Model confidence (mean pLDDT): 79 of 100.
This is a predicted structure of a 96-nucleotide RNA (Bacterial small signal recognition particle RNA) from an Anaerosomatales bacterium.
A source record names the gene ffs.
The RNAcentral record of the sequence draws on ENA.
Its Rfam family is "Bacterial small signal recognition particle RNA". The family's RNA type in Rfam is non-coding RNA gene.
């Protein structure tokens, strides 16, 4: 100097794990300003009938809230490989 083996550090990547968040699903969810269906009443008719339409019940939107890891995403003083690139150790060889 140079190659070969080790360790640490760093920088990029791959993949797995953790956390979170989206998607799904199930569940609650509107006094009136969603929707259906409209008891009671109420208006309109001479009547037959016929309009609005509150409560209630039905189904849901926002939103809460379980669940589910298949799938997307986002993060790290995460685990492991492969590459660069720096520092040390030991070992060969060559030169001074």
């Nucleotide at each position: 100097g140079c190659c070969c083996g080790g360790a640490c550090c760093u920088c990029g990547g791959g993949c797995g794990g953790c956390g979170g968040a989206a998607c799904g699903u199930c569940g609650u969810g509107a006094a009136c300003c969603u929707g259906g269906u409209c008891a009671g009443g109420u208006c309109c008719g001479a009547g037959a009938g016929g309009a609005a339409g509150c409560a209630g019940c039905c189904a849901u939107a926002a939103g809460c809230g379980g669940c589910c890891u298949c799938u997307u995403c986002c993060g790290g003083g995460u685990g492991u490989c492969c590459g660069g690139g720096g520092u040390c150790c030991g070992g060969a060889c060559c030169c001074c």